[in-house]
Predicted 3D model of a 251-nucleotide part of an RNA (large-subunit ribosomal RNA, domain VI) from Haliscomenobacter sp.
Rfam family: Bacterial large subunit ribosomal RNA. Rfam links the family to the GO terms structural constituent of ribosome and ribosome.
It was read from a public genome assembly.
The coordinates come from a structure-prediction model, not an experiment, and the mean pLDDT is 88.
Context: one part of a larger RNA
RNA sequence: CGUUGGAGUAUUGAGGAGAUCUGACUCUAGUACGAGAGGACCGGGUUGGACGUACCGCUAGUGUACCAGUUGUACCGCCAGGUGCACCGCUGGGUAGCUAUGUACGGAAUGGAUAAGCACUGAAAGCAUCUAAGUGCGAAGCCAACUCCAAGAUGAGUACUCCUUGAGGGUUGUGGGAGAUGACCACGUUGAUAGGCUACAGGUGGAAGCGCAGUGAUGUGUGGAGCCGAGUAGUACCAAUUACCCGAAAG
Repeated sequence: CGUUGGAGUAUUGAGGAGAUCUGACUCUAGUACGAGAGGACCGGGUUGGACGUACCGCUAGUGUACCAGUUGUACCGCCAGGUGCACCGCUGGGUAGCUAUGUACGGAAUGGAUAAGCACUGAAAGCAUCUAAGUGCGAAGCCAACUCCAAGAUGAGUACUCCUUGAGGGUUGUGGGAGAUGACCACGUUGAUAGGCUACAGGUGGAAGCGCAGUGAUGUGUGGAGCCGAGUAGUACCAAUUACCCGAAAG
């Protein structure tokens, strides 16, 4: 821009894309078969490999605004306690998120038309013949079935509701499991959208100060302490104020 007034919501599915893999063991059964040696079809069950999708409860990794330990040096007047720099100084752990090595699931079943092939009936050609007319079976392949996209499907579909008494959309603000920017989604006081605060979960692992014991290093009590990024709830304390723009025709 179109879809022949403008919108919101829910849809149909023409068409398209993806997936389609495979091993071993076992039962049937040491059966059928075979002199024996050996050893099945068909059908059922179990368990793997590779691949794919999703997720983070478990395991594991990361986690440079979390916690602790510690070295050198500088500074905060000194002690104590801290802060800066040194690869995040180094080391030990680690929430959310993101991940795989982790977990769950998938390939199927089924139907239709067929290929090679196997057949039925059957003439030409009194026989025979799967074929000439006619009919049946038959594959990891084809068409459906499974998952996803999908009305620019210009053939532009369908249903419901609303609208100049302004439907609806945008700007703008607070943000996000959304994101390069647009876009998408949530919310804007009739409010839990983000921050703060409180509680909890979770991490670290026993803060500082003071007391006690020890000459002291240190230990111990107060006290599972103190501190804490993203998590889960609650709470209007702070910021989402007021507002502006676009917006539809024929009778």